RNAcentral holds the full RNA, with entries from SILVA. Predicted 3D model of a 345-nucleotide part of an RNA (small-subunit ribosomal RNA, central domain) from a metagenome. Model confidence (mean pLDDT): 85 of 100.
Context: one part of a larger RNA
RNA sequence: UUGGGUUUAAAGGGUGCGUAGGCGGUUUAUUAAGUUAGUGGUUAAAUAUUUGAGCUAAACUCAAUUGUGCCAUUAAUACUGGUAAACUGGAGUACAGACGAGGUAGGCGGAAUAAGUUAAGUAGCGGUGAAAUGCAUAGAUAUAACUUAGAACUCCGAUAGCGAAGGCAGCUUACCAGACUGUAACUGACGCUGAUGCACGAGAGCGUGGGUAGCGAACAGGAUUAGAUACCCUGGUAGUCCACGCCGUAAACGAUGCUCACUGGUUCUGUGCUAUAUAUUGUACGGGAUUAAGCGAAAGUAUUAAGUGAGCCACCUGGGGAGUACGUCGGCAACGAUGAAACUC
Repeated sequence: UUGGGUUUAAAGGGUGCGUAGGCGGUUUAUUAAGUUAGUGGUUAAAUAUUUGAGCUAAACUCAAUUGUGCCAUUAAUACUGGUAAACUGGAGUACAGACGAGGUAGGCGGAAUAAGUUAAGUAGCGGUGAAAUGCAUAGAUAUAACUUAGAACUCCGAUAGCGAAGGCAGCUUACCAGACUGUAACUGACGCUGAUGCACGAGAGCGUGGGUAGCGAACAGGAUUAGAUACCCUGGUAGUCCACGCCGUAAACGAUGCUCACUGGUUCUGUGCUAUAUAUUGUACGGGAUUAAGCGAAAGUAUUAAGUGAGCCACCUGGGGAGUACGUCGGCAACGAUGAAACUC
C1' cells in the first nucleotide's frame, strides 16, 4: 500500500456549529470536460512481449512484432460534470396548537441544621463492637419562645420528562431557546458530512474579592492493632457556596460517530392530532421491555440494529518500554495537546 476492522479482543473524536474538500432528489434542452470508440503523431537505443533465425542446446546474439502513456483529430451521448429552464417528494419558511427538572436573571417560601438571647430545670450528655478523647455545676444534654446565618429543596418522583453533550428538580416573574403535532399557504435542492478552525464542556484544581450553617482532603487527638502514617470515634483547615477570570480533563459510557433509505410480531409508556359504539381505534415524534429473520467468536443485538445498503468524518495494526522522552503549541501554575525510539518478551 492493498485488504480487514472499531459494544466487550487494538480501535468512535467529550459534544456541537461550521470553512475547504468529498458526496448529492425529479424532468427537459444544450454542451462535450470526464467517459467510450476510430484515425494520425510521438513514445531514442538497450531491456520487456510474441514469432522466427544463428552459434550442437541453453545462456547469449540477430531480425521482425507488440506495448500501457502523452498530444492532435473525428465521432458517440447512457452515466458524471458545466449551462439554461422547470418540478416538489429532501430541506426550510409561515400560521395554529399543545409540551417539558431546557437556559439566563430577579423575587419569595417552609422544614431541618447550627449559633445567640431568654425561660424553666438538674447531673450527666455524647459516642462505640466495647471504650476513650470531647462537652458539662462558670449549669451542659433534653424542653419552650424569639433572633440570626448559610446551604440544600421532603412528599409528588417514575423502566417519567427536557437538553448537542456536560447536565437540569421548592414556588413564582421576566427574557431567551427548542424539538414535536396539525394545515399544506410560501421558497424551490437552498441538502448530507465535515480536515483546519470556533464555541460549549462534570468533578477536582488555580487567580482576585466575598461568604462559611452542615459536610469535610490535610492536620490534631482518642481507640483498634504485633504495628495502624488506615478502616471506627471527637475535633478540624483548604474546599464545597457566590461574582468574575482560568483550566479543558473523566468508566465525558449505550465503552456503540453523524445523516439517509429499506427490513417481522407482541406489550407498556410520554406529548400532539384523529375516528368512534367513549370500552377503545388509527397516526406522527419520543422513552422502555420482549421475541423472529438476519448478524455475531460468543455474551448478545434485533425499526432507538451490532441486520441490508449509500455518503462523509474520526480511529486501529502484538505485549511491555509509554501516553513516557525530546521538540513544539497552550496554561499563572497544576498540567493539557501532539507524540517516538533504543531495548525486551